RNAcentral holds the full RNA, with entries from ENA.
This is a predicted structure of a 681-nucleotide part of an RNA (large-subunit ribosomal RNA, domain II) from a Planctomycetota bacterium.
The source organism's lineage runs through Bacteria, Pseudomonadati and Planctomycetota.
Its Rfam family is "Bacterial large subunit ribosomal RNA".
The coordinates come from a structure-prediction model, not an experiment, and the mean pLDDT is 86.
Context: one part of a larger RNA
RNA sequence: GCCGGCGAGUUAAUUUAUAUGGCAAGGUUAAGGUCCUCUGGACUGGAGCCGAAGGGAAACCGAGUGUUAAAUGCGCGUAAGUCAUAUGGAUUAGACCCGAAACCAAGUGAUCUAUCCAUGGCCAGGGUGAAGCGCGAGUAAAAUCGCGUGGAGGCCCGAACCGUUGUAGGUUGAAAACUGCUCGGAUGAGCUGUGGAUAGGGGUGAAAGGCCAAUCAAACUUGGCAAUAGCUGGUUCUCUCCGAAAUAGCUUUCGGGCUAGCCUUGUGUAGUAGCCAUCGGGGGUAGAGCACUGAAUGGGUGAGGGGGACUACCAUCCUGCCGAUCUCAAUCAAACUCCGAAUACCGGUGGUGUAAUCACGGGAGUCAGACUGCGGGGGAUAAGCUCCGUAGUCAAAAGGGAAACAGCCCAGACCACCGGCUAAGGUCCCUAAGAUAAACUAAGUGAAAAAGGAGGUAAGCAUACUAAGACAGCUAGGAUGUUAGCUUAGAAGCAGCUACCAUUUAAAAAGUGCGUAAUAGCUUACUAGUCGAGUAUGUUUGCGCCGAAGAUUCAACGGGACUAAGUUUAUCACCGAAGCCGUGGAUGGUACCUUCGGGUACCGUGGUAGGAGAGCGUUCCGCUCAGGGUUGAAGGAUGACUGUAAGGACAUCUGGACCGUGCGGAAGUGAGUAUGCCGGC
Numbered sequence: 001g002c003c004g005g006c007g008a009g010u011u012a013a014u015u016u017a018u019a020u021g022g023c024a025a026g027g028u029u030a031a032g033g034u035c036c037u038c039u040g041g042a043c044u045g046g047a048g049c050c051g052a053a054g055g056g057a058a059a060c061c062g063a064g065u066g067u068u069a070a071a072u073g074c075g076c077g078u079a080a081g082u083c084a085u086a087u088g089g090a091u092u093a094g095a096c097c098c099g100a101a102a103c104c105a106a107g108u109g110a111u112c113u114a115u116c117c118a119u120g121g122c123c124a125g126g127g128u129g130a131a132g133c134g135c136g137a138g139u140a141a142a143a144u145c146g147c148g149u150g151g152a153g154g155c156c157c158g159a160a161c162c163g164u165u166g167u168a169g170g171u172u173g174a175a176a177a178c179u180g181c182u183c184g185g186a187u188g189a190g191c192u193g194u195g196g197a198u199a200g201g202g203g204u205g206a207a208a209g210g211c212c213a214a215u216c217a218a219a220c221u222u223g224g225c226a227a228u229a230g231c232u233g234g235u236u237c238u239c240u241c242c243g244a245a246a247u248a249g250c251u252u253u254c255g256g257g258c259u260a261g262c263c264u265u266g267u268g269u270a271g272u273a274g275c276c277a278u279c280g281g282g283g284g285u286a287g288a289g290c291a292c293u294g295a296a297u298g299g300g301u302g303a304g305g306g307g308g309a310c311u312a313c314c315a316u317c318c319u320g321c322c323g324a325u326c327u328c329a330a331u332c333a334a335a336c337u338c339c340g341a342a343u344a345c346c347g348g349u350g351g352u353g354u355a356a357u358c359a360c361g362g363g364a365g366u367c368a369g370a371c372u373g374c375g376g377g378g379g380a381u382a383a384g385c386u387c388c389g390u391a392g393u394c395a396a397a398a399g400g401g402a403a404a405c406a407g408c409c410c411a412g413a414c415c416a417c418c419g420g421c422u423a424a425g426g427u428c429c430c431u432a433a434g435a436u437a438a439a440c441u442a443a444g445u446g447a448a449a450a451a452g453g454a455g456g457u458a459a460g461c462a463u464a465c466u467a468a469g470a471c472a473g474c475u476a477g478g479a480u481g482u483u484a485g486c487u488u489a490g491a492a493g494c495a496g497c498u499a500c501c502a503u504u505u506a507a508a509a510a511g512u513g514c515g516u517a518a519u520a521g522c523u524u525a526c527u528a529g530u531c532g533a534g535u536a537u538g539u540u541u542g543c544g545c546c547g548a549a550g551a552u553u554c555a556a557c558g559g560g561a562c563u564a565a566g567u568u569u570a571u572c573a574c575c576g577a578a579g580c581c582g583u584g585g586a587u588g589g590u591a592c593c594u595u596c597g598g599g600u601a602c603c604g605u606g607g608u609a610g611g612a613g614a615g616c617g618u619u620c621c622g623c624u625c626a627g628g629g630u631u632g633a634a635g636g637a638u639g640a641c642u643g644u645a646a647g648g649a650c651a652u653c654u655g656g657a658c659c660g661u662g663c664g665g666a667a668g669u670g671a672g673u674a675u676g677c678c679g680g681c
Stems, first nucleotide, its partner, number of pairs: 001681006011093013026050003032044005054061002064076004096234002099231001103224006114198009123188001125157003128153001132149006161185003166181004200216001202212003237615006247260005261366002263363006272356001274352008287339001288337002293333003297329004304322002306319004369394010399410003414585004419581003425575003428560003434572007446562001452546002456543010473530005479503003484498003509524001513522002586605008616670001618667006625660001627659002635654005641648002
C1' cells in the first nucleotide's frame, strides 16, 4: 500500500414540546404483598405526585386580588387535566468516538551511571636529575661556589590502560554513538575488580540541568482514569420540500460563548407585507456659495510701524519698505453655511396584492468571509492592502463567454430527446456561424503605458495673399544727400549712444545676417521680369509615429495567419447555453373534480451549514403463510431482468443445512477516509 473484518449520538433519571392512545374534574400508583405457565406476567397496594384558584411580604380576601385615601387605572390572575408509549430538545452522568503535555497516590529500581565506604589488582621502556649527604674550594665563622653521590616531581617522551582533539567515512549504519587516520593523560585529584551505601521534589553532581538501567526541568510500574482538551481528526443507507450566516450587543473576549438578527417546522392570522400613484413630513449630504468661522491671491485706500532728512523740545518733511481696517476682483474647506437637491426614510389616502406579513411554540446552524461596481476613512487619491456604507456574484451555482481563470459578462441545471428560438460573445483556419455600404489606419497600430516631441495622414474652421499673376525658384535691380550725428586711434548700414529725416524711384532700411583694423565684398528687406495656380499662418478633431530597457519561450492577438480577418458608422443574416419553446415522463404545493384507485389546471422542483418529511436494507423477537429446503437452505460466482434511489427478483454453477413472505415489535442497524484497530498478502 491493497484486500477482509472491527470501528463513533448510547443508556438511566429528571424535565420540556409534539404525535398517538387510556381515563377525565379528575388522572396515576411507588415500595411492598399474593398468585402463576416465574430473566416474566396477572391481581393487589391510594402512601405519594400532578391537576381542579388565585393575589399579597403578610394579616387577609377570593374569580378575583395587590397597589392606594381612592383607583375611569396598572400588575398578576380568571380557558382541562393526567398517566403511558414514541420522537425532537435540555440537565446530570465518560454522554458521539479516538488523541495530550500533565497532576496525585502506592510501589519497583544505583547489575547502566553519579558520589561515597570497605577490600584487592594494574601502570613496557626511555629521559630529566630537587632536597639531603660526601669531598674540594672559600670565610674570622658563616654564606657561597665546584665535583661527586643521591633519586624528588598532580616533571618530560612513550606502550598497556584511561580518554576522545581534528578530519574522512557511516546516517533504511557492521554499530539505537561505530570505523580509519590523527590526538590528550599515562606515579596520579590515576585506572580498575569484587562487596556495600544514598531513591523520585528525592538522591548524586570538580555544576553540563549532568546522571539515577538505550527514559530525566522531576525515573519506572500500577492505580485515581474513560483526568481535562473553548483544540485537530473522524462520524457508516436512499430520496423529497425549504434553506442560512460569516452581523449587533456583552464577554480575562477576539479561531470560544450567550441573547438578538438571518433558516426551518407547527398553530393561528388581519386586504397583512411588498409594489405603484398621490398627499403630508423631518433632514443639511451631492452641488453650490462666501452671509459666519477659518484659509488664501492681486489691486485701491491706508491706521500703525521701519528707514532717511531736519531737529534743544514739540513737531515737520521724504520714502521704488512692511502693513491692520475698509473696499474691488477672483478662490478654498470633513470638523465653514446665506443656500440646497436627487434618492432614501416615516406617515395618511387610493389602487394593486393567493400569504411574501405578523404573533406564539419546537429545532437549528452562523459570529475567519472573498472579490467586483459605486460613496467614503486609513495608506502614498500604493497593494490580490486595510476599515465602513451600498448593490451584485462566489461562498452554498453547475451551464455559455472572457485561450486557461471561486468573486467579471450572460444565465439559475427535476429527468429524457440525433427537435426549434435566443443571451453574453462571436461568424478566414484551428472552431459552430457573414455579408453589404461608406470612411479611416500603413503603425502588424490593431494585439500594454505618461509627461513631452514631430512638414505622419484624413476632415473641419478662422485669417491673410492670389489671373490687376500670389507662394517657391530663376534673371535683373537693391540707389542718392551720406562715411547721418555723437563717440572713437578708426566707427563708412552692421562695437556703442542719439535720431531714424529727405531725395531719385518700379523698388531700395540712416539697414536683416555674414564679413573688414576701418573701408571693401556677399546677403536680406523691398521692386521689376520670367513662370502660371493656389500659397501662408493659426486653430479644432479622427486614426497613427517617437517617447518604450529584464529576467520560463519568440511569452503583451490563445495559435496559424490577416492590410482586413484592423478601426469607425450603418444595415440585414447566421452561430451560440443545462436560458426560453416543443414532445414524453417523475414529483411538491394550491384549487377543482373523484368511481377514493386517481384525474385535470396553474405555479414550482441548483444547493453547503441546517430544519422538516417519506422510505430501503441488516440482526433478533411475536403472530402469520398447515410457507420453502438433501428432488439441495444460507453463503459465494456469473448473467443481456426489474424499481425514481437505498434496493429487489429470476436462471445456471458452487455450496452442503438451514431460510424466507405478510403484519407488527426491539436494536451492539448500514463504512472509504479517524498518519484508525486486528489479520492476510